[in-house]
RNA sequence: AUCCGAAAAGGGCAAAACCCGGGUAACCGGGUGACGCAAAGCCACCAGUCCUGCCAACGGCGGGAUAGUGGGGCUGCCGAA
Numbered sequence: 001a002u003c004c005g006a007a008a009a010g011g012g013c014a015a016a017a018c019c020c021g022g023g024u025a026a027c028c029g030g031g032u033g034a035c036g037c038a039a040a041g042c043c044a045c046c047a048g049u050c051c052u053g054c055c056a057a058c059g060g061c062g063g064g065a066u067a068g069u070g071g072g073g074c075u076g077c078c079g080a081a
Stems, first nucleotide, its partner, number of pairs: 004079002012037002017032006035068001041074003045071003048066008
């Protein structure tokens, strides 16, 4: 250094719900709050799911969302076997 995630240390993030705001919506931002998370740090490349528009339509196509759905990419604290 890599793989890996035991024991600890220093810490970090923050689900649902509620309040305020943005958005047609999915959802997002802020505050309160902690369900949990060793990448729950960042990225929309692939798939899934969700919203939305079109098409007569199984379905397909366009736009959007979700990184705490999974894969993948980049970066990071500590350090046993």

This is a predicted structure of an 81-nucleotide RNA (c-di-GMP-I riboswitch aptamer) from an uncultured Desulfobulbaceae bacterium. The coordinates come from a structure-prediction model, not an experiment, and the mean pLDDT is 90.